This is a predicted structure of a 128-nucleotide RNA (c-di-AMP riboswitch aptamer (ydaO/yuaA leader)) from an uncultured Fimbriimonadaceae bacterium. Of the family's consensus pairs, 91% are formed in the model. It matches the Rfam family "c-di-AMP riboswitch aptamer (ydaO/yuaA leader)". A reference for the family is Barrick et al. (2004), "New RNA motifs suggest an expanded scope for riboswitches in bacterial genetic control", Proc Natl Acad Sci U S A.
RNA sequence: CACUGCAAGAAGCCGAAUCCGAGCUUCGCUCGGAACGGGGGAACCGGUCUUCGGGGCGAACCCAUCAGGGAGAGUACUUUCGGCUCUAGCCCGUCAGCUAACCUCGUAGGCGCAUCGAAAGAGAAUGC
Numbered sequence: 001c002a003c004u005g006c007a008a009g010a011a012g013c014c015g016a017a018u019c020c021g022a023g024c025u026u027c028g029c030u031c032g033g034a035a036c037g038g039g040g041g042a043a044c045c046g047g048u049c050u051u052c053g054g055g056g057c058g059a060a061c062c063c064a065u066c067a068g069g070g071a072g073a074g075u076a077c078u079u080u081c082g083g084c085u086c087u088a089g090c091c092c093g094u095c096a097g098c099u100a101a102c103c104u105c106g107u108a109g110g111c112g113c114a115u116c117g118a119a120a121g122a123g124a125a126u127g128c
Stems, first nucleotide, its partner, number of pairs: 005128003012111003018034007035107006045097001053095001054092004061070003071087005077121006
């Protein structure tokens, strides 16, 4: 140094919401590109609504006899089981199904640091 085996544990997470470059009145702002995500938008097909309006982002909805039930999301590498928590908020403005070309928008915010438990699998640094 290489190989094999065993042990091992890794702060960051939810979310599309990150990276790069240039400029300027420079510690901030602006512009552009890539990447990721969303919306609009033919034919064909499909099919609803037109105030009981309709629609979009998002897991954040459905049923309902009002007591609840179902379904969905998170729980820190993945899956299963159990437990726990949650099912908000915002936007368009009378209008939009799918949808090639094309057009257009966003790159926020919040939480947390021995992580809920069990089983199986994977598994960097490191140690033997």